[in-house]
Context: one part of a larger RNA
RNA sequence: UAGUAGCAGCGUUAGUCGGGUGUGAACCCCGACGACCUAACGAGUAAGGGUUCCUCAGCAAUGCUUAUCAGCUGAGGGUUAGCCGAUCCUAAGUCCCAUCGUAAUUCGAGUGGGACAACAGGGAAACUGGUUAAUAUUCCAGUGCUAACACCAUUCAAAGCCGACGCCUCAGGAAACAUCGAACCGGGUUUUCGCCCGGUCGAAUCAUCAAAAUCCGUGGAAGCCGUAAUGGCAGGAAGCGGAUGAAUGUUGAGAUAGCGCAAGUCGAUGGUACCCGGGGCCCGUGAAAAGGUGAGUGUGUUAAUCGUACCGAGAUCCGACACAGGUACUCUGGCGGUGAAAGCCAAGGUCU
Repeated sequence: UAGUAGCAGCGUUAGUCGGGUGUGAACCCCGACGACCUAACGAGUAAGGGUUCCUCAGCAAUGCUUAUCAGCUGAGGGUUAGCCGAUCCUAAGUCCCAUCGUAAUUCGAGUGGGACAACAGGGAAACUGGUUAAUAUUCCAGUGCUAACACCAUUCAAAGCCGACGCCUCAGGAAACAUCGAACCGGGUUUUCGCCCGGUCGAAUCAUCAAAAUCCGUGGAAGCCGUAAUGGCAGGAAGCGGAUGAAUGUUGAGAUAGCGCAAGUCGAUGGUACCCGGGGCCCGUGAAAAGGUGAGUGUGUUAAUCGUACCGAGAUCCGACACAGGUACUCUGGCGGUGAAAGCCAAGGUCU
């Protein structure tokens, strides 16, 4: 030459209006309207990352534009445990030592011992509420529980049992939750009548009740009893009585704790976690150990160490990127329906 010629890209969806801050605002904040996600783009975790968390002060760079904003820059702050995990146990397996064989080894049919190996297996014990800008089953308040040791009491402590388990299928019990109805409380709307929306809570722990199943007593059936189904019986059926015996189940205490402005109830139906039982299948038979229990009551002491922030993803992980890819587990309301399907909507999140 020239900020000229030129316009491929700016990463699935959506913003608009008003107000605020500020030198400066389409994109930083607030409000309203509009829109997106619903087995997630919501909630809680693991791996991995490692300060990205919170606050203040900034905008040269990073951000596919802008920026007063930020996972960016600078400074300061933040992770609190006897009861959540690690720690302990063993698993497939890994490593080491010894031994045996050989003249010998970095060799190998073996044998014995030791250590390591699980934050989804086993496992002593914690819940509710409050609190911070940022932590909470960890701090605080209240209520509880466990182990070891010491003392006290008792001389009996080990057999058994639990831990401890496959797949398929079917009964029964049953929180949460949902729907419907009623009552009460609060809010919205309405002149009134009424209608609509929301709520009516409350843990661990201790005690209590509790079905199936098994066993015992009684009884005495020659065809009866019984199931959803298979079935049962003089080797003792039905009937009657008793013992053992489950839930994250019931009821009471916990709780004139807490929470809520207040009310702080009842019934029905469906229904899962959780608990218990029956049946079927196998040329497959479905871990181990620590530990616990069996096995007392009370008082006191001790309970160290490590992790704990935050993200967990269409921007904190793996993919060179703030990448339409990939990434384990748990929870998941309503209408609809066989359904965790389509579609639509709550709670919650989002419109870089």

Predicted 3D model of a 352-nucleotide part of an RNA (large-subunit ribosomal RNA, domain III) from Haladaptatus litoreus. The coordinates come from a structure-prediction model, not an experiment, and the mean pLDDT is 80. Rfam family: Bacterial large subunit ribosomal RNA. Its family is annotated with ribosome and structural constituent of ribosome in the Gene Ontology. The full RNA is in RNAcentral, with records from ENA and SILVA.